Predicted 3D model of a 61-nucleotide RNA (Fluoride riboswitch aptamer (crcB RNA motif)) from an Alphaproteobacteria bacterium.
The coordinates come from a structure-prediction model, not an experiment, and the mean pLDDT is 78.
Rfam family: Fluoride riboswitch aptamer (crcB RNA motif). The family has 289 seed sequences and 2,293 matches in Rfam 15.1.
RNA sequence: AGGCGCGACGGGGAUGGGGCUCCCCGCAACCGCCAAGACGGCUGAUGGCUCCUACGGCGUC
Numbered sequence: 001a002g003g004c005g006c007g008a009c010g011g012g013g014a015u016g017g018g019g020c021u022c023c024c025c026g027c028a029a030c031c032g033c034c035a036a037g038a039c040g041g042c043u044g045a046u047g048g049c050u051c052c053u054a055c056g057g058c059g060u061c
Stems, first nucleotide, its partner, number of pairs: 009026005016052006032042003
């Protein structure tokens, strides 16, 4: 100097915030899907669960 394992710390998981939990990364993790003809089409505020906010759909007053 490099490699492996564990711990700590920090960061990330397609647009916001809180709690719990899982995974990943150490300048990397991450940066949605279909179609390929694109001046085309589609889902969702979660990685997962839950609450709030915003947005969307249906119905009632």